[in-house]
This is a predicted structure of an 85-nucleotide RNA (Glycine riboswitch aptamer). It matches the Rfam family "Glycine riboswitch aptamer". Gene Ontology term of the family: glycine biosynthetic process. The sequence was found by an Rfam model in a public genome assembly.
RNA sequence: AAGAAGGAACAGGGAGAGACUCUUUAGGUAGAGCGCCGAAGGGGCAACAUUGGAAACUCUCAGGCAAAAGAACCGGUUCCGGACG
Numbered sequence: 001a002a003g004a005a006g007g008a009a010c011a012g013g014g015a016g017a018g019a020c021u022c023u024u025u026a027g028g029u030a031g032a033g034c035g036c037c038g039a040a041g042g043g044g045c046a047a048c049a050u051u052g053g054a055a056a057c058u059c060u061c062a063g064g065c066a067a068a069a070g071a072a073c074c075g076g077u078u079c080c081g082g083a084c085g
Base pairs, nucleotide, nucleotide: 006080007079008078009077010076012074013073018034020033021032022031023030035065036064037063041061042059043058044057048052
């Protein structure tokens, strides 16, 4: 001089599925019913191992099914960090 892994914040992109039916409400308010979605979170499992063990697979508890919000994941900026040289 340069700054890997990892972490945090900020903004950007970001799918799926009934604007269903009935009652109620000033109201997309509250309740019930059936039908669906998987990419917040959560649970489960292979190989291997024998205190265990992954996911974008699976379950649908939670969440969601016009818009808004949220959203795994992706890259960007800044900061922390300090592998390496």